[in-house]
Molecule: FMN riboswitch aptamer (RFN element)
RNA sequence: UAUUAUCUUCGGGGUAGGGUGCAAGUCCCGACCGGCAGUAUAGUCUGCGAGCGGCUGUCAAACGCCGCAUGAUACGGUGAAAUUCCGUGACCGACGGUAUUGAUCAGGCUUUGUCUGAUCUCAGUCCGGAUGAGAGAAGAUGUGA
Numbered sequence: 001u002a003u004u005a006u007c008u009u010c011g012g013g014g015u016a017g018g019g020u021g022c023a024a025g026u027c028c029c030g031a032c033c034g035g036c037a038g039u040a041u042a043g044u045c046u047g048c049g050a051g052c053g054g055c056u057g058u059c060a061a062a063c064g065c066c067g068c069a070u071g072a073u074a075c076g077g078u079g080a081a082a083u084u085c086c087g088u089g090a091c092c093g094a095c096g097g098u099a100u101u102g103a104u105c106a107g108g109c110u111u112u113g114u115c116u117g118a119u120c121u122c123a124g125u126c127c128g129g130a131u132g133a134g135a136g137a138a139g140a141u142g143u144g145a
Base pairs, nucleotide, nucleotide: 001145004142005141006140007139008138009137010136017029018028019027031125032124033093034092035048036047037046038045043091044090051068052067053066054065055064073089074088075087076086077085095128096127097126102120103119104118105117106116107115108114109113
C1' cells in the first nucleotide's frame, strides 16, 4: 500500500409566539427540522436506507431473493465546472394510534337554537413499533504481496 475475513464503536432533526375554544404541538396564522453515498458543498439531481407482504432458510432467527409502497425547485448571480455555493421566491415529508369547536346521520329537549350518541375525517414536529433496524462512517486484529 492492496485484498479479504472477523470484531468493536458510531450511525435522524423539529411547533417559539399568536387566534378560536372548557380543552389544540392534530384546526387557523405563524415557527421549526432535513439520514447515507455520488457529484463544485444537495431535504427537492442520480442512487441507497427506513415501511408492509411473500418465498427460501432455521430449533428459532439472520442473511438472501421477489413483489407492493417510495414526496418535493424555480429564477437570477459567480465560476472552467454548481437544479449542490450566493441572492430571492417556492415546495415536500412512510405506517399505526390519539385527539376537534369540522362533516354526515340518528335521537332528545325549553326548537331560527341546544344537548346526547354513532360514523367519517384532521400530526413532517405528540405517542407507538423503536433500548429496534439501517444506507453507511471510523477504528482494531488477522491474512497475502